[in-house]
């Protein structure tokens, strides 16, 4: 430099263009126990990597960046 994947919660993932973006983990409170761990409940946490376009409507398409991964030179 070319060329393609990937960017969503601390952390791992889901999510046909159309509802108030879900999940497990882990943190936070309660319960349980003599007491810790397992267990039960529960509440909270992400405007979706950033910018514009396209749509009546974008996390989803599109181009541009920016980061990261993998190929080729």
């Nucleotide at each position: 430099g070319c060329c393609g994947g990937u960017g969503u919660a601390g952390c791992u993932c889901a999510u046909c263009g159309g509802u108030u973006a879900g999940a497990g983990c882990a943190a936070c409170g309660c319960u349980c126990u003599c007491a810790u761990a397992a267990g039960g409940c529960g509440a909270a946490g992400a405007c979706a990597a950033g910018a514009g376009g396209u749509u009546c409507g974008a996390c989803u398409c599109c181009u541009c960046u920016c980061a990261u991964c993998g190929g080729c030179a």
Notes
A computed fold for a 73-nucleotide RNA from a bacterium, annotated as transfer RNA. The RNAcentral record of the sequence draws on ENA. The coordinates come from a structure-prediction model, not an experiment, and the mean pLDDT is 82. Its Rfam family is "tRNA". Rfam classes the family as a transfer RNA.